[in-house]
Context: one part of a larger RNA
Molecule: small-subunit ribosomal RNA, 5' domain
Organism: uncultured prokaryote
RNA sequence: GGACGAACGCUGGCGGCGGGCCUAACACAUGCAAGUCGAACGCACUCGACCUUCGGGUCACAUGAGUGAGUGGCGAACGGGUGAGUAACACGUGAGAAACCUGCCCCGAAGACCGGGAUAACCCAAGGAAACUCGGGCUAAUACCGGAUGUCCCCACCGAGUCGCAUGACUUGGUGAGGAAAUGCUCCGGCGCUCUGGGAGGGUCUCGCGGCCUAUCAGCUAGUUGGAGGGGUAACGGCCCACCAAGGCAUCGACGGGUAGCUGGUCUGAGAGGAUGAUCAGCCACACUGGGACUGAGACACGGCCCAGACUCCUACGGGAGGCAGCAGUGGGGAAUCUUGCACAAUGGGCGCAAGCCUGAUGCAGCAACGCCGCGUGCGGGAAGAAGGCCCUAGGGUUGUAAACCGCUUUCAGUAGGGAAGAAAAUGACGGUACCUACAGAAGAAGGUGCGGCCAACUACGUGCCAGCAGCCGCGGUGACACGUAGGCACCAAGCGUUAUCC
Numbered sequence: 001g002g003a004c005g006a007a008c009g010c011u012g013g014c015g016g017c018g019g020g021c022c023u024a025a026c027a028c029a030u031g032c033a034a035g036u037c038g039a040a041c042g043c044a045c046u047c048g049a050c051c052u053u054c055g056g057g058u059c060a061c062a063u064g065a066g067u068g069a070g071u072g073g074c075g076a077a078c079g080g081g082u083g084a085g086u087a088a089c090a091c092g093u094g095a096g097a098a099a100c101c102u103g104c105c106c107c108g109a110a111g112a113c114c115g116g117g118a119u120a121a122c123c124c125a126a127g128g129a130a131a132c133u134c135g136g137g138c139u140a141a142u143a144c145c146g147g148a149u150g151u152c153c154c155c156a157c158c159g160a161g162u163c164g165c166a167u168g169a170c171u172u173g174g175u176g177a178g179g180a181a182a183u184g185c186u187c188c189g190g191c192g193c194u195c196u197g198g199g200a201g202g203g204u205c206u207c208g209c210g211g212c213c214u215a216u217c218a219g220c221u222a223g224u225u226g227g228a229g230g231g232g233u234a235a236c237g238g239c240c241c242a243c244c245a246a247g248g249c250a251u252c253g254a255c256g257g258g259u260a261g262c263u264g265g266u267c268u269g270a271g272a273g274g275a276u277g278a279u280c281a282g283c284c285a286c287a288c289u290g291g292g293a294c295u296g297a298g299a300c301a302c303g304g305c306c307c308a309g310a311c312u313c314c315u316a317c318g319g320g321a322g323g324c325a326g327c328a329g330u331g332g333g334g335a336a337u338c339u340u341g342c343a344c345a346a347u348g349g350g351c352g353c354a355a356g357c358c359u360g361a362u363g364c365a366g367c368a369a370c371g372c373c374g375c376g377u378g379c380g381g382g383a384a385g386a387a388g389g390c391c392c393u394a395g396g397g398u399u400g401u402a403a404a405c406c407g408c409u410u411u412c413a414g415u416a417g418g419g420a421a422g423a424a425a426a427u428g429a430c431g432g433u434a435c436c437u438a439c440a441g442a443a444g445a446a447g448g449u450g451c452g453g454c455c456a457a458c459u460a461c462g463u464g465c466c467a468g469c470a471g472c473c474g475c476g477g478u479g480a481c482a483c484g485u486a487g488g489c490a491c492c493a494a495g496c497g498u499u500a501u502c503c
Base pairs, nucleotide, nucleotide: 001503002502003501006499007498008497009496010495013375014374015373016372017371018370020367021333026331027330028329030328031327032326035074036073037072040071041070043068044067045066046065047064048059049058050057051056081286082285083284091210092209093208094207095206096205097204100203101202102201105199106198107197108196110194111193113147114146115145116144122137123136124135126133127132152179153178155176156175157174158173159172160171161170162169163168184191185190212258213257214256219249220248221247224246225245226244227243229241230240231239261283262282263281264280265276266275267274268273288309289308290307291306292305311322312321313320314319339365341364342363343362347361348359349358350357351356378408379407380406381405388399389398390397391396412444414439415438416437417436418435422430447492448491449490450489451488452473453472454471458487459486460485461484462483468475469474
């Protein structure tokens, strides 16, 4: 000098764009943050017209519309948060999988036949303070189950051909065993179902190389290293198991300890390098702490389940409920970090044929000079120069064209009128916002730090090694340019200084 997720002191006019718990991965009141589908299914309830004494009556019924819980489907594994743990194939990069999986989507091929028994809702009954639980009975399906068929798929055996770095892979023929479905819904346009081949996107696994400190850590290791067999997995593998062998790693730093999410990037620097990993983007890990599996194409699952623990709450003391490292917000910690806002209008996501519903993702608004950038606080004239202040050799000098005064302008802010784009037909939270026009009036808008040298800018008074200053050198003990105040000056400017940290 530059930088900053900054804080502190003094000060503070406006706008645009960004960023805003770095500390306690501390504890959390309250609301919201994941639903949707009646074009899968059964049920319950509501809704019409006329008259009315407001009790009701009469007529009409469309198998029309809607609401509710339930069965069922898809989603809830995305999106959002955090950085605790992790020195590891976690990440980055480059390869490999002839050892693998893949719902929804796209392309191709074939098919959907015959049957069955339940169950929730509902009704009856029971227990409990509650959470909820239990018995009996009725019922539907794109829920569940059995059989058939089999283009195909898979497995076993017997062959043929082509190829690969190895295990081996691919194509094809024969025989045998096994394996589907919802002719469901429909507004008749469609939407769906099953087996299978390919694709796209996604995921899983393996390996080479790369990136912290410490030797005041020198030896580490028993599923340890390998084998052949089995189990398990989507799949290879000590991943797991029984048996056998005695190996494997290490001064090119094993093992241990400390610290840490990694990267694209960011800051600095001429570069090499050093430091760093907020925001944005990719990957990973975690979701009160520890463990576990279930469902599912996908989880060992933030707003799912079970167990244990700590903590909080309810209780009729028998037993129950909870998890903000989602968005706001509260307490606490701290030098320190925001609103319990608006909207689904846009973009995107889930469900749905759609209409649409949901969406604290997102789009916006609010708060604080936290940062960067832009703008303003007026412009011109005006005395050998008012007053006041300060200094003085008392002559004067300086503040200073500064003010007054005269003329002019109106950015920004203000008031009033008009008023968008963002939306493709409809639909705009932002927002009567941006922007445009008119009006009034210099009107509403300047401070902070420094002045001994480094380092730009000097005098007076007060103080008297006191009070104090200070980044280093150093100032102060009676003439202090270094302390305090005043005047003047210098530098930055809605900021200016200080502190912390990095280069």